Background: Large-subunit ribosomal RNA, domain II from an Aristaeellaceae bacterium, 692 nucleotides, folded computationally. The full RNA is in RNAcentral, with records from ENA.
Context: one part of a larger RNA
RNA sequence: GCCUACGAGUUGGCCCCGGGCGGCGAGGUUAAGCCCCAUGAGGGGCGGAGCCGAAGCGAAAGCGAGCCUUAAAAGGCGCGUGAGUCGCCCGGGCCAGACGCGAAACCUUGCGAUCUACCCCGGUCCAGGAUGAAGUCCCGGUGACUCGGGAUGGAGGUCCGAACCGGUAAGCGUUGAAAAGCUUACGGAUGAGGCCGGGGUAGGGGUGAAAGGCCAAUCAAGCUGGGAGAUAGCUCGUACUCCCCGAAAUGCAUUUAGGUGCAGCCCCGGGGUUAGUGCGGCGGAGGUAGAGCUACCGAUAGGACGCGAGGGCUUCACCGCCUAUCAAGUCCUGACGAACUCCGAAUGCCGCCGCCAUGUGUCCCCGGGAGUGAGGGCGCGGGUGCUAACGUCCGCGUCCGAGAGGAGAACAAUCCGGACCAUCGGCCAAGGCCCCGAAGUGGGCGCUGAGUUGCGCUAACGAGGUCCCCGCGCAGAGACAGCCAGGAUGUUGGCUUGGAAGCAGCCACUCAUUCAAAGAGUGCGUAACAGCUCACUGGUCGAGCGCGGGGGCGUGGAUAAUGAUCGGGCAUAAGCGUCCCGCCGAAGCCAUGGGACUCUGACAGCGGUCAGGGUCGGUAGGGGAGCAUUCGCGGCGCGGCGAAGCGGAAGGCGCGAGCCGCCGUGGAGCGCCGCGAAAAGCAAAUGUAGGC
Repeated sequence: GCCUACGAGUUGGCCCCGGGCGGCGAGGUUAAGCCCCAUGAGGGGCGGAGCCGAAGCGAAAGCGAGCCUUAAAAGGCGCGUGAGUCGCCCGGGCCAGACGCGAAACCUUGCGAUCUACCCCGGUCCAGGAUGAAGUCCCGGUGACUCGGGAUGGAGGUCCGAACCGGUAAGCGUUGAAAAGCUUACGGAUGAGGCCGGGGUAGGGGUGAAAGGCCAAUCAAGCUGGGAGAUAGCUCGUACUCCCCGAAAUGCAUUUAGGUGCAGCCCCGGGGUUAGUGCGGCGGAGGUAGAGCUACCGAUAGGACGCGAGGGCUUCACCGCCUAUCAAGUCCUGACGAACUCCGAAUGCCGCCGCCAUGUGUCCCCGGGAGUGAGGGCGCGGGUGCUAACGUCCGCGUCCGAGAGGAGAACAAUCCGGACCAUCGGCCAAGGCCCCGAAGUGGGCGCUGAGUUGCGCUAACGAGGUCCCCGCGCAGAGACAGCCAGGAUGUUGGCUUGGAAGCAGCCACUCAUUCAAAGAGUGCGUAACAGCUCACUGGUCGAGCGCGGGGGCGUGGAUAAUGAUCGGGCAUAAGCGUCCCGCCGAAGCCAUGGGACUCUGACAGCGGUCAGGGUCGGUAGGGGAGCAUUCGCGGCGCGGCGAAGCGGAAGGCGCGAGCCGCCGUGGAGCGCCGCGAAAAGCAAAUGUAGGC
């Protein structure tokens, strides 16, 4: 992992609430117990104790369709308006383990020191080698000691190193040879040494050269039995089918925040019976969007006037004067505000009307059953944040959640569209129609030349890209560009200056002359001149040229980390814009056939038929109808001429769970109908056991 078996809403309560069915009914009903029949899921009878109901009110005495309060009323609870009760079943609640499995733990009774820690008693072991303390003896030495030398001696948590004990390093081992080992090095090895035997200390206790170590492979409180099915607002799991409806992830509160209560939203039953919704008309509340502010509050840019202040000048002082400083206030111009408003919508909301549309699940009330109370994406209106976030918090809507199908390459929530079933029928939606790949290599007119783009988004700013439009100006009396020629004189204008001559700088009333034209000079240049140019003019040439603005498509700006790109390809397009024709395209719509539910009508009479209409996506969840398994009671059957069980692609019935038949195997029991009762359905729980 697979297979097989087992595996989770049960049972109890003279409990409570509600529904269905039934008995009796102003009543209903027995419990324990007893008797008879009897041995079962017993049957019949007795038993009226008790309970509920038929009257309430008051604390009570008590009174009573009334009672209480009270001096009396008001007022409160009742009556008038009469149905209960018992049993069975079903849905819930409560108390119990209460759908199943699961703790970490707590308490209590015992068992453990054959492992290990420490202690007590008794024993035993430590090859060999080295070092050579004290003491003693001898010699020397001294007045005598101290002292020196030699020998002897054999001390030490001494040294080296086996046994033994340990476990420092590395390698190996890591489903091991081993639930701690093996190898090679390594530490101690007469000691606080090692080992053996006997004994002692026990669980909030022991023991501990102390690590929370050890106390039998278990230790921040051992193991075992019990309380015990502890508790688990937590996690996981929870078993056949079909049909109808179908949520929530919100509000308030909570030692509350992943729990719960009430409300909201869903389902079922009963009642109301159009009360709902849309549209139209009329009426109403309101201070948002916008706008406005000499309409308030607040803030605000520039200017004018300017209280006051600062600075400067002046004065012996006061006074006074000036000011590119600040500035109350007023005025002019301009503009701002969620917590400003002289104003002020659109929507939305409320009420009435219509007898307009819709109205077989709308709306309201009562009762029973829930689930939900982590939501999320997108669009719009806002707060917060960075006018950041697949951010966060509200509001309105929508979808996913709980929604399949088509489009978007892929892709919960974007676009299209809501799947009862079948069809080798048709039409459309979004989106597409060159090929992959269904449908146009469709048509008209433009644009783009960047493969831009189709195939993600992008700025300030830059550019004789290119197309279209508008305005102004020049031009056949010749424009624009190029080429040829001229571009002069007073004069080197004046000033300044070392110099300043068109061209450092300053000044100007930048003048005048000759001209076709020519500035007291556009730029380069010189130390200053010179020189080269320009403006301006003539000639040549011969038709458009220049400037500004707007729009379309493109261009630069343009940079990311593993290999790129929808594949092939596409250039008057298979790109972009616009107009048009055709086609493809879904579970949408239509068609044909079929099913279920439901409404209406008819006939029938009990859910039966027919006709017409509507509906049938679905998680949590509610409701309804069935299938299968085991057993019981009653009835009816089958079976050695072969029961159950098991195996078998091919038959029949049912929407389905399933049922029937046939063949084989098997070898003794089994089924059908009606009713009843449940240890009543497995894919999941790191489920349990067995097998493989």
It matches the Rfam family "Bacterial large subunit ribosomal RNA". NCBI's taxonomy places the organism under Bacteria, Bacillota, Clostridia, Eubacteriales, Aristaeellaceae.